[in-house]
């Protein structure tokens, strides 16, 4: 140095939760991670049985390094919920006062004709998509029939099956009518509200702003705090797996 047989040893590891701590169990990450069993066990921390591999290093140890994933600190930002702030502020109505303006050349309120806008419902039109319908549509890996040939058999015959032909799937194309859905600066009718011009009747007030009093109502947006959750970034910690370097590397027999 080579071969053979044994044995040590190996046949996973990590994060979270939980615990005084470790292991098992649960969830998650990595991954080529042998099978079975009992309980929850143990106190530097798993046990029992079987199987496989084996001193080759791919095992083990140390250093370095990659970094899945997890936890923690802080910041920014989105969402939800709760309690607050803005705020009994404000809106509307009535009365009073002040100012301005309008009205017998006819105001306000109510009524009528004709329009505008919004809303409810119904029914059309148009557009788009789909359904339905028609048609095309598979070298083998779809279906049927399968010439030739193949396989099995003594034969009868059986089996699989290429090409061809036919049919269909996904899919493609077309589509007068029909059905469904969606959409609009869409038509008509209808309901309600508001508004403009004009008209008739009637006759004396009406409107705006500011202040005060009274009554009814009093939300949203925004914003503060707290909780939950998502995203981005950041601090620290643990860290599988790949990689690099170095070291350890048993016993016996034979050549």
């Nucleotide at each position: 140095c080579c071969g053979u047989g044994c044995u040590c040893c190996a046949c996973g590891g990590g994060g979270a939760c939980a615990u005084u701590g470790c292991g098992g169990a649960u969830c998650c990450c990595u991954u080529g991670a042998c099978c079975c069993g009992a309980a929850c066990g143990c106190a530097u921390a798993g046990c029992g049985g079987g199987g496989u591999g084996c001193a080759g290093a791919g095992c083990c140890u140390a250093u370095u390094g990659u970094g899945a994933g997890g936890c923690c600190u802080g910041u920014a930002u989105g969402a939800a919920u709760a309690c607050g702030g803005c705020a009994g502020a404000c809106u509307u109505u009535a009365u009073a006062u002040a100012u301005a303006u309008u009205g017998u050349u006819g105001a306000u309120a109510g009524c009528g004709c004709a329009g505008g806008u919004a809303u409810u419902u119904a029914u059309g039109g148009c557009a788009u998509a789909g359904u339905c319908c028609a048609u095309c549509g598979a070298a083998c890996c779809g279906u049927g029939u399968c010439a030739g040939g193949a396989c099995g058999g003594g034969a009868a015959c059986g089996u699989a099956g290429c090409a061809g032909c036919a049919c269909u799937a996904a899919g493609g194309u077309g589509u007068a009518a029909a059905c469904u859905a969606u959409g609009g600066g869409u038509g008509u009718a209808u309901u309600u509200a508001u508004u403009u011009u004009c008209g008739a009747a009637g006759u004396a007030g009406g409107u705006a702003u500011a202040u005060a009093u009274a009554a009814c109502g009093a939300a949203a947006a925004c914003u503060g705090u707290a909780u939950u959750u998502g995203u981005a970034u950041u601090u620290g910690c643990c860290g599988a797996u790949a990689g690099a370097u170095a070291g350890u590397g048993g016993c016996a027999c034979g050549g």